The part of an RNA shown here (large-subunit ribosomal RNA, domain VI) has 264 nucleotides and comes from a Patescibacteria group bacterium.
[in-house]
Context: one part of a larger RNA
RNA sequence: CGUAGGAAAUUUGAGGGGAGUCGCUUCUAGUACGAGAGGACCGAAGCGAACGGACCGCUGGUAUACCAGUUGUUCUACCAAGGGCAGUGCUGGGUAGCUAUGUUCGGAUUGGAUAAACGCUGAAAGCAUCUAAGUGUGAAGCCAACCUCAAGAUAAAUUUCCCUUUCCGCAAGGAAAUAAGGAUCCAAGUAGACUACUUGGUUGAUAGGCAACAGGUGUAAGCGCAGUAAUGCGUUCAGCCGAGUUGUACUAAUAAUCCGAUCA
Numbered sequence: 001c002g003u004a005g006g007a008a009a010u011u012u013g014a015g016g017g018g019a020g021u022c023g024c025u026u027c028u029a030g031u032a033c034g035a036g037a038g039g040a041c042c043g044a045a046g047c048g049a050a051c052g053g054a055c056c057g058c059u060g061g062u063a064u065a066c067c068a069g070u071u072g073u074u075c076u077a078c079c080a081a082g083g084g085c086a087g088u089g090c091u092g093g094g095u096a097g098c099u100a101u102g103u104u105c106g107g108a109u110u111g112g113a114u115a116a117a118c119g120c121u122g123a124a125a126g127c128a129u130c131u132a133a134g135u136g137u138g139a140a141g142c143c144a145a146c147c148u149c150a151a152g153a154u155a156a157a158u159u160u161c162c163c164u165u166u167c168c169g170c171a172a173g174g175a176a177a178u179a180a181g182g183a184u185c186c187a188a189g190u191a192g193a194c195u196a197c198u199u200g201g202u203u204g205a206u207a208g209g210c211a212a213c214a215g216g217u218g219u220a221a222g223c224g225c226a227g228u229a230a231u232g233c234g235u236u237c238a239g240c241c242g243a244g245u246u247g248u249a250c251u252a253a254u255a256a257u258c259c260g261a262u263c264a
Stems, first nucleotide, its partner, number of pairs: 001152001005162007015149004021049007033038001051106005059100004066093005071086006110144003117137004164177005181259004185201005206252003209248005215241003222235005
């Protein structure tokens, strides 16, 4: 921009894409078959491999904004306690998120038309012949079925909302203001390069803060006690804490503007 008014929702599905794999074991059955050796079809069950989707409760990884330990040096006058730098200085752990090696699910089944192949009926050609007319069976393959995108599939459908006013013009038409609704703008994230999308904007829990909890680290500082001291013990399962959960308007989402409707 279009889908001949303007919107908000919900659909249908033309068409497209994805998936489609394989193995082993057991039973049937040491059966059919075979002199024996050996050893099935059909059918049933189980376990897997690789591949793919989703997810993070478990097992782990990561986690330079969390906690602790520790070396050297420097600064905060000194002690103590801390800050900076040294690859995040190094080391031990680790929430959310993201993840695989973790968990879970998938390939199924069924139908249709067929290939090779096997047939029925059957002439040309008194026979024969699956083929010439007619007709059946038949594959991991094809078309559906399964998952997914999808009406620019430009003639798609359904529901609901708005349904006016003014000006110019003979008219066609043009301009303006509005409606339903939308956008700008702002707080954000389940989204994200930007855009888009999604949530929210005081009739509010959208983010921050705060509170409680979960969770991490592992018992802070100061003081007291013991010890010459290093250090230990007590106060103290303390102190600190990013992303998590629930709550709470304390702060910020104020205010405002713009766009936006019909011919017959």
Background
Rfam family: Bacterial large subunit ribosomal RNA. Rfam links the family to the GO terms ribosome and structural constituent of ribosome.